[in-house]
This is a predicted structure of a 269-nucleotide part of an RNA (large-subunit ribosomal RNA, domain VI) from a Pseudomonadota bacterium. Its Rfam family is "Bacterial large subunit ribosomal RNA".
Context: one part of a larger RNA
RNA sequence: CGCGCGAUAUUUGAGGAAGCGGAUUUCUAGUACGAGAGGACCGAAAUCCAUUAGCCUCUGGUGUACCGGCUGUUCUGCCAAGAGCAUUGUCGGGUAGCUACGCUAAGUUUAGAUAACCGCUGAAAGCAUCUAAGCGGGAAACUGUUUCCAAGAUAAGAUAUCGUUUAUGUAGUAAUACAUAUGAAGGUUUCAGGAAGACUACCUGAUUAAUAGGUCAUAGAUGUAAGAUUAGCAAUAAUCUCAGUCAAGUGAUACUAAUCAACCAAAAU
Numbered sequence: 001c002g003c004g005c006g007a008u009a010u011u012u013g014a015g016g017a018a019g020c021g022g023a024u025u026u027c028u029a030g031u032a033c034g035a036g037a038g039g040a041c042c043g044a045a046a047u048c049c050a051u052u053a054g055c056c057u058c059u060g061g062u063g064u065a066c067c068g069g070c071u072g073u074u075c076u077g078c079c080a081a082g083a084g085c086a087u088u089g090u091c092g093g094g095u096a097g098c099u100a101c102g103c104u105a106a107g108u109u110u111a112g113a114u115a116a117c118c119g120c121u122g123a124a125a126g127c128a129u130c131u132a133a134g135c136g137g138g139a140a141a142c143u144g145u146u147u148c149c150a151a152g153a154u155a156a157g158a159u160a161u162c163g164u165u166u167a168u169g170u171a172g173u174a175a176u177a178c179a180u181a182u183g184a185a186g187g188u189u190u191c192a193g194g195a196a197g198a199c200u201a202c203c204u205g206a207u208u209a210a211u212a213g214g215u216c217a218u219a220g221a222u223g224u225a226a227g228a229u230u231a232g233c234a235a236u237a238a239u240c241u242c243a244g245u246c247a248a249g250u251g252a253u254a255c256u257a258a259u260c261a262a263c264c265a266a267a268a269u
Stems, first nucleotide, its partner, number of pairs: 001152001005163007015149004021049007033038001051106005059100004066093005071086006111143002117137004166181006186264004190206005211257003214253005220246003227240005
C1' cells in the first nucleotide's frame, strides 16, 4: 500500500514445513521345521540407545551486588569491632535466573489409492490364461491420520462485538467532486516495567491501579552476630542465641513513582 467505511477480538485452512529411528531381552516356544546339530514366521510385552522439544520438583554445575572461616598490609587515635587493597585476596557453602550430568514428553493408531508381486472369474483361441470387460490382496515410499506456520489464499475468507451515516464552503440541474472543520470506536507518543529483547518488535500496567521500588510477613541461604555475663593464668569455651545478616523468590500493603497531556484516526464503490 492492498483486501470496496473505520476498528478490536476469536477463528476456518488453500498451501507449506517438520516428524516417521534403532537395539536387546522375555513370552508364544525349545513349539512349527529338522535324522540331528540347530531353530523360526505371525502375535504380545518390557528395557535401553540415539534424536527432537520443553522444563528446573529432584540430583548436580554456575551463581564477581548473599552468608561464613582465614592470611598479609594500610586506615578508622588505641582495645574490640570494621573498611580498603591483595586474581572475586583466598577458602567452605549457596537463593533466583541460566543450565545438563537432571526431569518430562514424543515418533501412536490405523484409513485410502497403489508398486513389484500374488490371486478370483473369464473370453478372444470349445482347452488354457491374473486381463481383453469385471472383481480382490499387496510396502517404512504416495495421500491422509500427528505437530507447527498459514487469508498478499489479489478467488485477499468466516464469526462476534464496538464506532459513524455529520457541519461549512466552492463547482454542478442533480448524482457527485474538491477543500476545511469536528475528532467517535480504536491506536500511537509518553510514563512504571517484563520469565520479551542487540535496536525495533512483543507482553503487562498507568490511581476505578499491585507495573516497579520501599515496607511487613514468609520460603530459602549461611551457621549461632555485636555486646554482656560466666569459666579459665591464657589461647579459648559456654549462655543470652536454630542467633545475626541476606540478591534476583512468594504473598500482602498505595508509603514512593506510573502526573498532566499531545498526536493519528471515520462519515461508505